Model confidence (mean pLDDT): 81 of 100. This is a predicted structure of a 107-nucleotide RNA (SAM riboswitch aptamer (S box leader)) from Flavobacterium beibuense. The sequence is in RNAcentral, with records from MGnify. Of the family's consensus pairs, 97% are formed in the model.
[in-house]
């Protein structure tokens, strides 16, 4: 840079000590009853490897399922919400799609 996903899941101990939910605003949430972060333990999840088992091949490719050993991720609400464009309703705005930016995981 492209390609998929982003309505489910999954916490406890120990250190720290004040911010913090990515970034600008605003709004809402967390937070000294100690957030965030660091570590250890645990666990969750199934995107890449790997293993079995069907399917299918001439053999492969290839698809399904299953597992959780190995790379990654992940464990507060919640990709929190709105900002840009669009349609509906009817103007206090509201839902609703979509991009934009992010997040991951493969190349």
């Nucleotide at each position: 840079c492209u390609u998929a996903u982003c309505c489910a899941g999954a916490a406890a101990g120990a250190c720290c000590g004040a911010g913090g939910g990515a970034u600008u605003u605003g709004a809402c949430c967390c937070u000294a009853u100690g957030a965030c972060g660091u570590c250890u333990u645990g666990g969750c999840a199934a995107c890449c490897u790997g293993u079995u088992c069907a399917g299918g091949u001439a053999a492969a490719a290839c698809u399904g399922a299953a597992u959780a050993a190995g790379g990654u991720g992940c464990c507060a609400c919640a990709u929190u919400c709105a900002a840009c464009c669009a349609u509906g309703c009817a103007u206090g705005g509201c839902a609703u799609g979509g991009a934009a930016a992010g997040a991951u995981a493969a190349g």